Context: one part of a larger RNA
RNA sequence: GCCGUCGAGUUAUGGUAUGUGGCGAGGUUAAGGCCUACGAGGGCCGGAACCGAAGGGAAACCGAGUCUGAAUAGGGCGCAAGUCGCAUGCUAUAGACCCGAAGCCAUACGAUCUAUCCAUGUCCAGGUUGAAGACCGGGUAACACCGGUUGGAGGACCGAACCACAGACUGUUGAAAAAGUCCUGGAUGAGGUGUGGAUAGGAGUGAAAAGCUAAUCGAGUAUGGUGAUAGCUGGUUCUCCCCGAAAUGCAUUGAGGUGCAGCCUUGUUCUGUAUAUUUGUGGGGGGUAGAGCACUGAAUGGGUAAGGGGGUCGAUGGACCUACCGAGCCCAAUCAAACUCCGAAUACCCAUAAAUUAGGAACGGGAGUGAGACUACGAGUGCGAAGAUCCGUGGUCGAAAGGGAAACAGCCCAGCCCGACAGCUAAGGUCCCAAAGCCUGUGCUAAGUGUUACAAGGAUGUGGGGAAGCAAAGACAGCCAGGAGGUUGGCUCAGAAGCAGCCACCCUUGAAAGAGUGCGUAACAGCUCACUGGUCGAGCGUCCCUGCGCCAAAAAUGUGGGGGGCUAAGCACAGCGCCGAAGCUUCGGAUUUGAUGGAAUUAUCCAUUGACUGGUAGGGGAGCGUUCCAUUCGGGACGAAGCAGAACUGUAAGGUUUUGUGGACUGAAUGGAAGUGAGAAUGACGGC
Numbered sequence: 001g002c003c004g005u006c007g008a009g010u011u012a013u014g015g016u017a018u019g020u021g022g023c024g025a026g027g028u029u030a031a032g033g034c035c036u037a038c039g040a041g042g043g044c045c046g047g048a049a050c051c052g053a054a055g056g057g058a059a060a061c062c063g064a065g066u067c068u069g070a071a072u073a074g075g076g077c078g079c080a081a082g083u084c085g086c087a088u089g090c091u092a093u094a095g096a097c098c099c100g101a102a103g104c105c106a107u108a109c110g111a112u113c114u115a116u117c118c119a120u121g122u123c124c125a126g127g128u129u130g131a132a133g134a135c136c137g138g139g140u141a142a143c144a145c146c147g148g149u150u151g152g153a154g155g156a157c158c159g160a161a162c163c164a165c166a167g168a169c170u171g172u173u174g175a176a177a178a179a180g181u182c183c184u185g186g187a188u189g190a191g192g193u194g195u196g197g198a199u200a201g202g203a204g205u206g207a208a209a210a211g212c213u214a215a216u217c218g219a220g221u222a223u224g225g226u227g228a229u230a231g232c233u234g235g236u237u238c239u240c241c242c243c244g245a246a247a248u249g250c251a252u253u254g255a256g257g258u259g260c261a262g263c264c265u266u267g268u269u270c271u272g273u274a275u276a277u278u279u280g281u282g283g284g285g286g287g288u289a290g291a292g293c294a295c296u297g298a299a300u301g302g303g304u305a306a307g308g309g310g311g312u313c314g315a316u317g318g319a320c321c322u323a324c325c326g327a328g329c330c331c332a333a334u335c336a337a338a339c340u341c342c343g344a345a346u347a348c349c350c351a352u353a354a355a356u357u358a359g360g361a362a363c364g365g366g367a368g369u370g371a372g373a374c375u376a377c378g379a380g381u382g383c384g385a386a387g388a389u390c391c392g393u394g395g396u397c398g399a400a401a402g403g404g405a406a407a408c409a410g411c412c413c414a415g416c417c418c419g420a421c422a423g424c425u426a427a428g429g430u431c432c433c434a435a436a437g438c439c440u441g442u443g444c445u446a447a448g449u450g451u452u453a454c455a456a457g458g459a460u461g462u463g464g465g466g467a468a469g470c471a472a473a474g475a476c477a478g479c480c481a482g483g484a485g486g487u488u489g490g491c492u493c494a495g496a497a498g499c500a501g502c503c504a505c506c507c508u509u510g511a512a513a514g515a516g517u518g519c520g521u522a523a524c525a526g527c528u529c530a531c532u533g534g535u536c537g538a539g540c541g542u543c544c545c546u547g548c549g550c551c552a553a554a555a556a557u558g559u560g561g562g563g564g565g566c567u568a569a570g571c572a573c574a575g576c577g578c579c580g581a582a583g584c585u586u587c588g589g590a591u592u593u594g595a596u597g598g599a600a601u602u603a604u605c606c607a608u609u610g611a612c613u614g615g616u617a618g619g620g621g622a623g624c625g626u627u628c629c630a631u632u633c634g635g636g637a638c639g640a641a642g643c644a645g646a647a648c649u650g651u652a653a654g655g656u657u658u659u660g661u662g663g664a665c666u667g668a669a670u671g672g673a674a675g676u677g678a679g680a681a682u683g684a685c686g687g688c
Base pairs, nucleotide, nucleotide: 001688002687003686004685005684006683011094012093013092014091015090016089017088018087019086020085021084022083023082026051027050028049032045033044034043035042036041055062056061065077066076067075068074097235098234100232104225105224106223107222108221109220115199116198117197118196119195120194121193122192123191124189126158127157128156129154133150134149135148136147137146138145162186163185164184167182168181169180170179201217203213204212205211238623239622240621241620242619243618248261249260250259251258252257262369263368264366265365266364267363268362269361270360271359275358276356277355278354279353280352281351282350283349284348290342291340292339296336297335298334300332301331302330303329304328307325308324309322310321311320312319313318372397373396374395375394376393377392378391380389381388402413403412404411417589418588419587420586422585423584424583428579429578430577431564432563433562437576439575440574441573442572443571444570450566451565457551458550461548462547463546464545465544466543467542469540470539478535479534480533481532482531484508485507486506489503490502491501514529518527519526590613592611593610594609595608596607597606598605599604624677626674627673628672629671630670631669632668633667634666635665642661643660644659645658646657647656648655649654
């Protein structure tokens, strides 16, 4: 891992509701007893007790009323059948659907591992060093001191056994639940080790690491309390039919829990075109969008100007000046969620009409939900960031399949009862992959732009539109020629001559020619331009708006329209076809339910006709199957159950028949009772 078997809402006692049955102003017995006779069975006693039949008031008390009250007022609470079984839903108390902690407490058992200690034994190859002391010699006044020999000290040295384990490699379903190999540390000591003994669970022991206390230690192990508790996670077993949510508000030692409300379901009663939805009509209130500046504030420029600053004058009062600041007022132009002289669209409220199976309320039973997500629009927060966050309104998903978007919960289209080798469409598509147009018409794009995203900025890309100019009296571009004189203008300067800089920018001759456009020189010179003539011969340049393109344009495995590919099969506009879904239509069938009719009368059945039938949590309804019991009726060695296969059949759970196997039990109907249905729980056990 697979297969098989087992595996989770039970039981008791109260409460409550519904269904059903008995009796009924009553209903019912409990313990216990008696009878029957073995079935924990049945029958009969047993009225203790309980519920109900009257309530109101604190009470006295009164009573279908009573309390409050001065009240014959008003108001509060009352005045309509219950009770005992059975079944089912829910609930309370119990382990209470099942499995699951880490833990807490109690009582025992552990020091054969290990920590420390006690007693008693035992072990440490070999080699080295050479302390004290002693002796001899030297030496001293005597010591001291020096040398030699002897001696054999040491948590001394080297290094086996032994003990340890700093490092590396191997090993990591190991040879081994801690090892192997190499290297390494100690090795007469605070040494190693044997045997016996002592100390223990909030306790021991600890050269201290919360180490160790039997492969277990921030509190051992075993058993018990114990089915601890778990607002947490996981799991919770047959079928079909009807309806169908929520992820919100308030509160919470509350935030992943819970209570009440909201939203779902179901029963009873009521409402009866009332109500709900949509549309039309009539009537309402509003202060949003927008706009505005009349208020409150903000804020720009100008004018005017009170006041102030600075300066001059003055003995003081003060006077005058000012290219400074400037309230207020005026003009112009603005801004505002907490501004409004104004002011929509929608929405909302009331009334009314029409359409539609449709709506709603009260009182009961049962819930689930209270993590929501994206999307469009309107706001806040944020960076007018986020697949961000928080509100509002709608949608979808959630709980929704189908078609489209290559793939893709939340986008677009559209809401799946079942069947059909029928038709029409939606979104979206129509060259091939791939169903349907290489459709028709007019343009644009040349960038593979595009066919699914991109800015400021930049550019003789190209299409369309517009404006004002120049041009056969010859424009624009090119070419030929001229481009002069006063004068080197004045100033400045070493120089300044068109051309460093400052000022001025005139006059003359002329077709035209600047007191000079650029290059250039030390300064001149030189080249060139403006301007003019000629040549040539038809359009020329400038600006604005706009369509489609270009650059700007960088990302990590692989090119990135889904691909092939496409110059349209791209883009824009117009048009006609077609394809395309579980949508709609057609034909057949089923469920639920309304209406009508008929038949039965407690719960129904049949027919016609209309509508309905996606669905998680969840509510409601109807069934299938398993084991056992009671009653009745059966089957079986001419072959039961079980197992394997086949056929038939029912909307499903399932059922029937038959063949083989098997070799002794077993079924149906009607009731009853449950250890009643397995795929999941890192489920349990077994097999492979």
Source information:
The prediction has a mean pLDDT of 84. The part of an RNA shown here (large-subunit ribosomal RNA, domain II) has 688 nucleotides and comes from a Christensenellales bacterium. Its Rfam family is "Bacterial large subunit ribosomal RNA".